[in-house]
Molecule: transfer RNA
Organism: Oscillospiraceae bacterium
């Protein structure tokens, strides 16, 4: 330099033909349980969906650019 990928909660990830889709597991907090802890049960908090634009009545989802990460080729 080129190719093809990934980027969504603290972590690992799902999200389908654009509409009531902001989700799961783990983790965290509170309560119950226990002498206490763990396990278990119930409830809860936490997100500008990497950034900037565009298309659209409407974008996590489509298009362009940029950034970051790892892979392959040279």
């Nucleotide at each position: 330099g080129g190719a093809a990928g990934a980027u969504u909660a603290g972590c690992u990830c799902a999200g389908u033909u654009g509409g009531u889709c902001a989700g799961a597991g783990c983790g965290c907090c509170u309560g119950c349980u226990u002498c206490a802890c763990a396990c278990g049960c119930a409830g809860g908090a936490g997100g500008u969906c990497g950034c900037c634009g565009g298309u659209u009545c409407g974008a996590g989802c489509c298009c362009g650019g940029c950034a970051u990460c790892g892979u392959c080729c040279a």